[in-house]
RNA sequence: UGGCAGGGUGCCUAGGGUUCCGCCUCACAUGAGGGCUGGUCCGAGAGGCGCCGCCGGGCUGGCCAAUUCCACCCGGUACACGGCGGGACAAAAUCCCGGGAGAG
Numbered sequence: 001u002g003g004c005a006g007g008g009u010g011c012c013u014a015g016g017g018u019u020c021c022g023c024c025u026c027a028c029a030u031g032a033g034g035g036c037u038g039g040u041c042c043g044a045g046a047g048g049c050g051c052c053g054c055c056g057g058g059c060u061g062g063c064c065a066a067u068u069c070c071a072c073c074c075g076g077u078a079c080a081c082g083g084c085g086g087g088a089c090a091a092a093a094u095c096c097c098g099g100g101a102g103a104g
Stems, first nucleotide, its partner, number of pairs: 007052006015042002020039002022036001023034004053077006060071003079099001081102001085097003
């Protein structure tokens, strides 16, 4: 300097706003305004729990037999500082751009 890889997903949380509900204010026919402890809603690469996948192992099982097929069991799946700006949904955000730019 270059390449490949650091997997997927469900539920939840930190967090987020304002479509709907609720609440408050003004009005009074139906409305307008307010993000406001909340419900619905969005929601983490660097948060939690689980499932799947992948990798390694099994003096485990099945069948005539198994490196090969079908299961099961155990272990592993590391590390991770991070803008500005832009994007979507009603809107915002630790969502997406993005394990980006940059830094070490």
Predicted 3D model of a 104-nucleotide RNA (Guanidine-I riboswitch aptamer) from a Paracoccaceae bacterium.
The model forms 100% of the base pairs in the Rfam consensus.
The sequence was found by an Rfam model in a public genome assembly.
Model confidence (mean pLDDT): 84 of 100.